This is a predicted complex of two RNAs, RNase P RNA and transfer RNA, with 438 nucleotides together. The coordinates come from a structure-prediction model, not an experiment, and the mean pLDDT is 79. Rfam match: Bacterial RNase P class A. It is annotated as a ribozyme.
[in-house]
RNA sequence: CAAGGUGACCGGGUGAUCGCGGCGCGCCAUAUUGCGCGGCGAGGAAAGUCCGCGCUCCACAGGGCACGGUGCUGGCUAACGGCCAGGCGGGGCGACCCGACGGCAGAGUGCCACAGAGAAGGGUAUUACCCGUGAGGGUGAGGGUGAAACGGUGCGGUAAGAGCGCACCAGCGUGCGUGGUGACACGGCGGCUAGGCAAACCCCACCGGGAGCAAGACCAAGCAGGAACGAGGGGCGGCCCGUCCCGUUUGAGUUCCGGGUAGGUUGCUUGAGGCGCGGGGUAACUCGCGUCCUAGAGAGAUGAUCACCGCCCACCGGGAUGACUGGUAGGCACAGAACGCGGCUUACAGGUCGGCUUGAGUC
RNA sequence: GCGGGUAUAGUUCAGUGGUAGAACGUUAGCUUCCCAAGUUAAAUGUCAGGGGUUCGAGUCCCCUUACCCGCUCCA
Numbered sequence: 001c002a003a004g005g006u007g008a009c010c011g012g013g014u015g016a017u018c019g020c021g022g023c024g025c026g027c028c029a030u031a032u033u034g035c036g037c038g039g040c041g042a043g044g045a046a047a048g049u050c051c052g053c054g055c056u057c058c059a060c061a062g063g064g065c066a067c068g069g070u071g072c073u074g075g076c077u078a079a080c081g082g083c084c085a086g087g088c089g090g091g092g093c094g095a096c097c098c099g100a101c102g103g104c105a106g107a108g109u110g111c112c113a114c115a116g117a118g119a120a121g122g123g124u125a126u127u128a129c130c131c132g133u134g135a136g137g138g139u140g141a142g143g144g145u146g147a148a149a150c151g152g153u154g155c156g157g158u159a160a161g162a163g164c165g166c167a168c169c170a171g172c173g174u175g176c177g178u179g180g181u182g183a184c185a186c187g188g189c190g191g192c193u194a195g196g197c198a199a200a201c202c203c204c205a206c207c208g209g210g211a212g213c214a215a216g217a218c219c220a221a222g223c224a225g226g227a228a229c230g231a232g233g234g235g236c237g238g239c240c241c242g243u244c245c246c247g248u249u250u251g252a253g254u255u256c257c258g259g260g261u262a263g264g265u266u267g268c269u270u271g272a273g274g275c276g277c278g279g280g281g282u283a284a285c286u287c288g289c290g291u292c293c294u295a296g297a298g299a300g301a302u303g304a305u306c307a308c309c310g311c312c313c314a315c316c317g318g319g320a321u322g323a324c325u326g327g328u329a330g331g332c333a334c335a336g337a338a339c340g341c342g343g344c345u346u347a348c349a350g351g352u353c354g355g356c357u358u359g360a361g362u363c
Numbered sequence: 364g365c366g367g368g369u370a371u372a373g374u375u376c377a378g379u380g381g382u383a384g385a386a387c388g389u390u391a392g393c394u395u396c397c398c399a400a401g402u403u404a405a406a407u408g409u410c411a412g413g414g415g416u417u418c419g420a421g422u423c424c425c426c427u428u429a430c431c432c433g434c435u436c437c438a
Stems, first nucleotide, its partner, number of pairs: 001359004006354005012309007020041002023038005043334001047345002050343005055212004062241004067208005072086005087101001088099004102203002108201002110197003127142001128139004151169006170193001172190003176187004216266004225257005232246004259437002273292008310332003314328005364434007373387004381418001389405005411427005
């Protein structure tokens, strides 16, 4: 220098004018309204709503089944399908990246179209090889089909062959040894071979009660009841049990028609919070101390215009057609809080920094 | 804001992981003097888009997009 890969970060800036939503102070006698002043006012994803929590109510949340989710190991965490570290498998020369990664020979079932002899735990031929005059028998090596064909290569062996035997390799198992917390690795031993699919049913292990801030609480205002069904109903997905409440004379509840209100306060933002230093840990993370306060609407604010600057791109020029530089027009993404938080995923113009890999060149 | 669902031919809908179908509609022929009806045939498709699992995906899994439905209180 070129190509690549990785981690962290920024996401136009400043000023003026006019506006918008909260908060505080002041003025109008008080409150609302109004006016004035001051200060605050979107994001890395606020998004998708895919997970997990907090919080609230249902019974402080029960038992079993069903159903749903997760799925290598160890750790972190409030919890997670997240994160960190490691193992194994795959890709890349490499830095590094990717993996729904438990179980299909030790439970069972199912599927594998077409083609093919055969699509799987018992099967084998219209090809082929061998023996035999023949009837028939032996073999499954070769050819062929297919996405997939009952281990691969070599030597021996044989009538021809075949894990039939041996060596090496692949795969599987293992009450074995060593190392490791473990996944697993290395070695030994074994019979020689067992197809694929569990994002097929299923089995195993672990987890899950439901609903959601339109949850919920308080205040205020206002009205008018009627009809039908009805012995059970409700505690918000399904069934059984248990339990609680309401009801079966006084009718719970459901449906339909009709009526009223469309107001205010709260929940609401100080929190598993941010930053700095120190300690522990490989890390995720955690502990201690100090410091900071940073939106809270409710048809829903956070905007618009102008000027200057910055960046990108196009065109016309200057300059040795290079470095550089003048002018003009355009553009500056994705996107927009609504109870909060931890993640994941998706979208994103342009740009910055750190360390790393491969190749080339110069000293 | 919260919860749930749908997407297959022009329209309404079917569709066990193994060549995508039906009805209506459209077009053309026959029939008729002409139309309608009838009848015969034909064309119909990015299975919303992308990725994954699988030999193979409309179907199974994940992401994205578009559309639809429901959700205040009192008595």